[in-house]
RNA sequence: GCUUUCCUUCGGGGUAGGGUGAGAUUCCCAACCGGCGGUGAUCGGAGCGCAGUGCAGAGCGGGCAACCGCAUGUGCUGCGUGAUCCGUUAGUCCGUGACCCGGGCUGAUGAGCUCAUAAGGGCAAUAGCUUGUGAGUGACAUUGGAACGGUGGACCUGGUGCAAAUCCGGGACCGACAGUAUAGUCUGGAUGGGAGAAGGAGAAG
Numbered sequence: 001g002c003u004u005u006c007c008u009u010c011g012g013g014g015u016a017g018g019g020u021g022a023g024a025u026u027c028c029c030a031a032c033c034g035g036c037g038g039u040g041a042u043c044g045g046a047g048c049g050c051a052g053u054g055c056a057g058a059g060c061g062g063g064c065a066a067c068c069g070c071a072u073g074u075g076c077u078g079c080g081u082g083a084u085c086c087g088u089u090a091g092u093c094c095g096u097g098a099c100c101c102g103g104g105c106u107g108a109u110g111a112g113c114u115c116a117u118a119a120g121g122g123c124a125a126u127a128g129c130u131u132g133u134g135a136g137u138g139a140c141a142u143u144g145g146a147a148c149g150g151u152g153g154a155c156c157u158g159g160u161g162c163a164a165a166u167c168c169g170g171g172a173c174c175g176a177c178a179g180u181a182u183a184g185u186c187u188g189g190a191u192g193g194g195a196g197a198a199g200g201a202g203a204a205g
Stems, first nucleotide, its partner, number of pairs: 002205002004202007017029003031185002033175002035096004043087004047081010059070004091173002100150003105145006112137009155171005177188003
């Protein structure tokens, strides 16, 4: 470092201004927002290399000497390097989460039924009856859980360049359900769930 188990924390943004109307953050004009992982021709920084240039002295060579050349160290500038590293980089690319739908699995509760048992009541004596308790049960009802499957929205153009689905410019488009004057932005399910992120602890290879 990888794999694996557990724990903790974190884990979504947005209608300014105006119009119509009895009423709209819902319509109209306009404004605003972009979950998570990946990819990647983003960008920045560090490192390294090269070139230029300044400085240094205890190196080597040359010179009578001043000094010159080479090498070394160091500062600055420029360029390069993604096959050196860190951070960052897509709402519309590849996946994925929330919402919704599906069948099966499984837990809890309740009623029902069956059996056992105790008591009550009843009888000539039993059973049938009522109540409690225990066990069982399924093609019952309610509610929860883990997983699986399905559904689920949107991009063109110009530039640069070897190459653009991600860069730069321009224009466009998309956004669960319920409520309500028709909602990506309000209210609600939701103090929920969650892709995942960070940190910690343990175990084995």
A computed fold for a 205-nucleotide RNA from Paenibacillus paeoniae, annotated as FMN riboswitch aptamer (RFN element). Of the family's consensus pairs, 97% are formed in the model. The source organism's lineage runs through Bacteria, Bacilli, Caryophanales, Paenibacillaceae and Paenibacillus. Its mean pLDDT, the model's own confidence on a scale to 100, is 79.